Predicted 3D model of a 269-nucleotide part of an RNA (large-subunit ribosomal RNA, domain VI) from a bacterium.
Context: one part of a larger RNA
RNA sequence: CGCACGAUCAUUGAAGAGAAGAUCUCCUUAGUACGAGAGGACCGGGAGAUACGAACCUCUGGUGUACCAGUUAUCCUGCCAAGGGUAAUGGCUGGGUAGCCAUGUUCGGAAGGGAUAAGUGCUGAAUGCAUAUAAGUACGAAGCCCUUCUCAAGAUGAAUGAUCGAUUCUCCGUAAGGGGAUGUAGGCACGUUGUAGACUACGACGUUGAUAGGCCGCAAGUGUAAGAUUCGUAAGAAUUUAAGCUAAGCGGUACUAAUCUGCCAAAUG
Repeated sequence: CGCACGAUCAUUGAAGAGAAGAUCUCCUUAGUACGAGAGGACCGGGAGAUACGAACCUCUGGUGUACCAGUUAUCCUGCCAAGGGUAAUGGCUGGGUAGCCAUGUUCGGAAGGGAUAAGUGCUGAAUGCAUAUAAGUACGAAGCCCUUCUCAAGAUGAAUGAUCGAUUCUCCGUAAGGGGAUGUAGGCACGUUGUAGACUACGACGUUGAUAGGCCGCAAGUGUAAGAUUCGUAAGAAUUUAAGCUAAGCGGUACUAAUCUGCCAAAUG
């Protein structure tokens, strides 16, 4: 820009594009058919597994340099104690929430139809026989076309459904038509942002508000803070104390910030 007024949602899926498509073992049928024996099935039924793929984080774990604790050297806060900085990976070490992740969990390649390939047939002449082929006709593959999943109406053949707002004012013009105004539905800007994200886009929210931060509570992590008291010559230990501290999690709460507002935009072929 188009989709012949302007919008907001939700769909359909022609033609098309993409994904998927795997394999093995065991049990049974059955030690049956077959075979002198040795051996040993087709078909059918069932169970499990491997690799691959997708999604997810309840479990098992990894990471988790904004969480907790321990610890060495050195410097600083005058000193003790308590803390802080640095140490070529967070100095080193032990754990760890959310998120992300796999080695973890769940699921998937199921079933079926159509036309065929090699191949196998039926009927059957040319050629009184024969011949799957010439007329006719039946089977036959993980492959092909469907079936499954995803995208998709610029599918200019521009689809469909629901809902919302409208047919105003004015100027030029005989008219057709053209210019301007108003600003409804709606949109954009702006702001708080995340399940989104390089930017953009997308999603949520903007006081008629839980969108983010703060605060409160909980969960979860670490592992019993500081101070004090007691015991011990001391190192240290015990009690107060499942303590103190705590990120991204969950719930609540208007305390802070989402203020005020601006712009675009139908008037019909």